The RNA shown here (small-subunit ribosomal RNA) has 1384 nucleotides and comes from an uncultured prokaryote. Its mean pLDDT, the model's own confidence on a scale to 100, is 83. The sequence is in RNAcentral, with records from ENA.
RNA sequence: AGUUUGAUCAUGGCUCAGAUUGAACGCUGGCGGUAGGCUUAACACAUGCAAGUCGAGCGGAAACGAAGGUAGCUUGCUAUCAGGCGUCGAGCGGCGGACGGGGGAGUAACGCGUGGGAAUUUGCCUAGUAGUGGGGGAUAAGCCCGCGAAAUCCGGAUUAAUACCGCAUAAUCUCAACGGAGAAAAGGUGGCCUCUCCUUGGAAGCUAACCGAUAGAUGAGCCUGCGUUAGAUUAGCUAGUUGGUAGGGUAAUGGCCUACCAAGGCGACGAUCUUUAGCUGGUCUGAGAGGAUGAUCAGCCACACUGGAACUGAGACACGGUCCAGACUCCUACGGGAGGCAGCAGUGGGGAAUAUUGCACAAUGGGCGCAAGCCUGAUGCAGCCAUACCGCGUGUGUGAAGAAGGCUUUCGGGUUGUAAAGCACUUUCAGCGAGGAGGAAGGAGUUGUAGUUAAUACCUGCAACUAUUGACGUUACUCGCAGAAGAAGCACCGGCUAACUCCGUGCCAGCAGCCGCGGUAAUACGGAGGGUGCAAGCGUUAAUCGGAAUUACUGGGCGUAAAGCGUUCGUAGGCGGUUAUUUAAGCAAGAUGUGAAAGCCCGGGCUCAACCUGCAUUUCGAACUGACAAACUAGAGUUUUGUAGAGGGUGGUAGAAUUUCAGGUGUAGCGGUGAAAUGCGUAGAGAUCUGAAGGAAUACCAGUGGCGAAGGCGGCCACCUGGACAAUAACUGACGCUCAUGUACGAAAGCGUGGGGAGCAAACGGGAUUAGAUACCCCGGUAGUCCACGCCGUAAACGAUGUCAACUAGCCGACUGAAUCCUUGAGAUUUGGGUGGCGCAGCUAACGCAUUAAGUUGACCGCCUGGGGAGUACGGCCGCAAGGUUAAAACUCAAAUGAAUUGACGGGGGCCCGCACAAGCGGUGGAGCAUGUGGUUUAAUUCGAUGCAACGCGAAGAACCUUACCUACUCUUGACAUCCACAGAAUUUAGCAGAGAUGCUUUAGUGCCUUCGGGAACUGUGAGACAGGUGCUGCAUGGCUGUCGUCAGCUCGUGUUGUGAAAUGUUGGGUUAAGUCCCGCAACGAGCGCAACCCCUAUCCUUAGUUGCAGCACGUAAUGGUGGGAACUCUAGGGAGACUGCCGGUGAUAAACCGGAGGAAGGUGGGGACGACGUCAAGUCAUCAUGGCCCUUACGAGUAGGGCUACACACGUGCUACAAUGGCGCAUACAAAGGGUUGCGAAGCCGCGAGGUCGAGCCAAUCCCAAAAAGUGCGUCGUAGUCCGGAUCGGAGUCUGCAACUCGACUCCGUGAAGUCGGAAUCGCUAGUAAUCGUAGAUCAGAAUGCUACGGUGAAUACGUUCCCGGGCCUUGUACACACCGCC
Repeated sequence: AGUUUGAUCAUGGCUCAGAUUGAACGCUGGCGGUAGGCUUAACACAUGCAAGUCGAGCGGAAACGAAGGUAGCUUGCUAUCAGGCGUCGAGCGGCGGACGGGGGAGUAACGCGUGGGAAUUUGCCUAGUAGUGGGGGAUAAGCCCGCGAAAUCCGGAUUAAUACCGCAUAAUCUCAACGGAGAAAAGGUGGCCUCUCCUUGGAAGCUAACCGAUAGAUGAGCCUGCGUUAGAUUAGCUAGUUGGUAGGGUAAUGGCCUACCAAGGCGACGAUCUUUAGCUGGUCUGAGAGGAUGAUCAGCCACACUGGAACUGAGACACGGUCCAGACUCCUACGGGAGGCAGCAGUGGGGAAUAUUGCACAAUGGGCGCAAGCCUGAUGCAGCCAUACCGCGUGUGUGAAGAAGGCUUUCGGGUUGUAAAGCACUUUCAGCGAGGAGGAAGGAGUUGUAGUUAAUACCUGCAACUAUUGACGUUACUCGCAGAAGAAGCACCGGCUAACUCCGUGCCAGCAGCCGCGGUAAUACGGAGGGUGCAAGCGUUAAUCGGAAUUACUGGGCGUAAAGCGUUCGUAGGCGGUUAUUUAAGCAAGAUGUGAAAGCCCGGGCUCAACCUGCAUUUCGAACUGACAAACUAGAGUUUUGUAGAGGGUGGUAGAAUUUCAGGUGUAGCGGUGAAAUGCGUAGAGAUCUGAAGGAAUACCAGUGGCGAAGGCGGCCACCUGGACAAUAACUGACGCUCAUGUACGAAAGCGUGGGGAGCAAACGGGAUUAGAUACCCCGGUAGUCCACGCCGUAAACGAUGUCAACUAGCCGACUGAAUCCUUGAGAUUUGGGUGGCGCAGCUAACGCAUUAAGUUGACCGCCUGGGGAGUACGGCCGCAAGGUUAAAACUCAAAUGAAUUGACGGGGGCCCGCACAAGCGGUGGAGCAUGUGGUUUAAUUCGAUGCAACGCGAAGAACCUUACCUACUCUUGACAUCCACAGAAUUUAGCAGAGAUGCUUUAGUGCCUUCGGGAACUGUGAGACAGGUGCUGCAUGGCUGUCGUCAGCUCGUGUUGUGAAAUGUUGGGUUAAGUCCCGCAACGAGCGCAACCCCUAUCCUUAGUUGCAGCACGUAAUGGUGGGAACUCUAGGGAGACUGCCGGUGAUAAACCGGAGGAAGGUGGGGACGACGUCAAGUCAUCAUGGCCCUUACGAGUAGGGCUACACACGUGCUACAAUGGCGCAUACAAAGGGUUGCGAAGCCGCGAGGUCGAGCCAAUCCCAAAAAGUGCGUCGUAGUCCGGAUCGGAGUCUGCAACUCGACUCCGUGAAGUCGGAAUCGCUAGUAAUCGUAGAUCAGAAUGCUACGGUGAAUACGUUCCCGGGCCUUGUACACACCGCC
């Protein structure tokens, strides 16, 4: 930083960015330097090498070599002088094989680290000191035999020593301590000057060696303080155990061992047991503190096939020694033998994984040796590996026609990109050639010189000279040559996290560290282009630390997020009041020693100062803590006098009530519920009266009153008893606080034994409810509830708040004490203790807490560390049991959680509204038909619309057309648009074929403009760009529309509040149809909505007067037919009018409401248009437009016929009815609003009629459609499936139209179905409304019961807001936010 949420703040986990690695894997790979390289099987090992050396210790001579002499003779061989010489196998002997090298199995330990200590030893080395005299006997090898396959072994005779053993001596050492006793040795080599014998020799001296004791150095052994993994689901362990005495043993202390004596020793400061592990310097990380780790290098330890044991030795209980046992491997003649790579290489195996059976002793170091030297897989080097770190290179400059190609595009371009090409340069590295350091010091030889000495030998030191010693090595390095020549990849590009587009795919394939991406426009998959990062590497995986303050010492928490033990008492432990003295353990300061090397850190041109830490020793200081001892009274406690109290225990006792029993009276029900039933009752219930029995609990008082540690405690009386508080004086003198383990108490339920049992009541029975009802309700009812004794030990045992102490504003209650004052009261003021409410500072994530803290501090205890699994399993302890307590892991998720916010929701609350209910009127649902839909059917029955908000909807009108569907036949630049070329005017007659589209033949026709070049329109042909698509996606979209809803709401700016999401405003009190208005208010204003402005209508005025219109006049059979007129109606322009304006009342003096007056109209007069922010991924790609995808001789276009009109069925919307408020017949009255030239079509005539004929008038206030109908008057029918109803069917016609078969409407004659008012359910309507009656129009050739308008007649009802539905505001709960159609 990401991730829980719609958003927020917390809590809390998960994840990422960093650094690192003995790494591995994937892709890639130019060079060099330095380092590193079996983390796994302490698995098994073929082969070679890794420890020998000394002939100057010894006896010797197996092998090899050199130079001679002599003999034989094949003149280069044998024998010999002769172990004589160089040398040397095997052997005896000395020193070394205890170092060096390896891996880490074991070990939780004095193993390691660090600091101390005393009772030891120490080969080789150093220093000084005393010595090395004289003897002896063996034995290996060699020789001779023997057994055996071999390894080896046995026997016999002989031989040497620096091998072995006595003797002598003792400076000194040890034991003793008065004498005294004991203890050693080895010789050899070289040189010969001198001396002696002269020889194969000896002596002195010198060198090294040996021996005794001493001191040192080095190494080693031992003891010890402190530190050093996890588990208590390991709590007790221990008999040589702990100590003592005596002895033994050791180099040395010691139960190390033995005997005896004692009974100790260790352990909650974690013994014992179990698990894991070599420890450290260091390494990685981290700001540090820490955490992790212990490869390479270095110190220590332990190990060497596994286990055990000792021997030798200065040193071992011994990696390349011995013995025994075991496993394994090998040899074998089966009798026996051999072996130990955790040395260097190497092999197999295991594994993700780790190298050569290399060179050299040149250097460094080691062993032996006098030395030369020999040995050395220690070591020095090389080989392999990008394993890590570091360095270098893969070119440099210039170069715009911004090339080609790629990718992309809005088609203009952009990008790759100065990148390339081209031009001009350079040559690191690699390649080739040439030169060429340093690592070499020494050693040997010659010469000289010094020391030593009797000596010029010898030896030692120094110097000079000479020839020499290099594995690496074709070294490093330098120079020359050639040529841009040989040298770039990997990962990533949704956010975290730097870097974006196209194509493919379509919850597929896949990605993914976390969140998550992918269901047809994926910056997240795969590819490409481009980009970003790092670079000979880059990614991935694994692992550690960090971030993580997520174990919190530095540096966290516990009211509600995880977390205070249910509560006392109290042990260990921790902490502790005042005063002065002593001490110096803690503490503070200084000094010294130590803390290996390497590593880390600091410094290194000059100058200056300072800085880190562990342990030990020592010196000094005395404030604080501790310790010893002394004192004090403020903490704590005791005594005295009082006070309040359901504090506890025991024993009595009282009244009310329930129940039961007995008796009386009395009669049919009682009881119970939402309603019932089970139950009780005529065998007498219930009711009522009297009496008795028995158990349990104590009404009123009673109170956020009291008491108690908590659990808890309630009638009254007595006895026993704990605590608290107040006041007073005196006493003790820190006696205190907290408290692991422990101990006691501990509601209810439950358990055991024995009682008791009225009421209540798990279980159980029955009755109801219900889809079911193992429940809620009812009737019964057993444990239990009660008592005594004993267990259990848990609760939301809660204030979800551990105990103690101190400090920090206040105000108001009620409980219980005390003091003072007076005005003596139901007084006032103070002061204690306990208990509540509010509130400041402060704290808190917020809510909230707030002197009774969750504030500020101190002391001590308990507890927590993501959710689930789980307070579970196993084990232990407790319990009679039930169970309690202690208490995990595997696995799984990316969250789980707290508080608060905004919404939504609630069969939560409050207020309000609406034909929402109620009150009414008329319908639908039943019948027939019409129409739409579903379903079914079909070649097709084109498509869409689907709760309200689809279903007489798109469609204001499917016979063809429409038409999108099906079948068949045709066309392919196309039926339609633009561009190009060519041809032709366009157009058209007739015939033939065909269902037609169309095709063939044929006739007529030469147009318009012109600058004479041509042009415009039209037609045909041809090529290609393109056309075309009612094909898909309304979940890619625009536009339009529906709906909540004409509901009263939806927001913003500034300010203020809050950490924040947000709040306030918009809430509150009134009022309204209204967020309408008024008042109040940390809000003040504003916007979109409401209302108003617009249209129609209701009244009046004015202007105008034809086609409309009174009265007047004329005229007619009659009519505004005519004259004149302008009053009225009307027409259509303009105005007026209504605003709670006026009056009264109510209200808060407001807004407003109620009533009234006037008025045509009264409180938005009636109706319409007008629809806020938004919701439903609502509807529409088939009105139109449009992105993407798809089709292109077809999913495009044309034609004919068919279909959309089908029909077991279901639903919606309507029409007509079922009749008498009616049907039928005759007569007769009154509208409004519309339409009319492809039209309306009068009158007349014909037809029963639909209609026909003729064609007056009208482009319409003039003519026509046009008859309004219900109504009214008269007549008839008489309750009947009818003179109701009209479906259906038969026949005959009319009209429209190219054409009424599928499939039109209408007329006439005949036929005369269902239906007698409609179940559950459901719809509309509050006034000129419902209901009822007709009229017109759009569409339209024709075809309405639909739709849209118009007028006529014209009601009933509304108490009211409990309920149903929908909506608004406030509030409340929420585990919902896709928001209850939720979640679970």